RNAcentral holds the sequence, with entries from ENA. The RNA shown here (transfer RNA) has 73 nucleotides. Rfam family: tRNA. Model confidence (mean pLDDT): 82 of 100.

RNA sequence: GGUGCCGUGGGCAAAUGGUUAAGCCACCAGGCUUUCAAUCUGGGGAUUGCGGGUUCGAGUCCCGUCGGCACUG
Repeated sequence: GGUGCCGUGGGCAAAUGGUUAAGCCACCAGGCUUUCAAUCUGGGGAUUGCGGGUUCGAGUCCCGUCGGCACUG
């Protein structure tokens, strides 16, 4: 240099082009407990790496770009 895959809350991770982007862990508040842990209930946090395009509609399709991983000249 080339090819492929991946990038989504603090971490992991789902979503057939179609309602308000799931879930788990963590975090915050409350219940229970003498207290803590465990457990139960509730809550906040994403504009899906970035910039464009296609479409009535894009996390998803296309182009460019950045980063990571793998293979390879």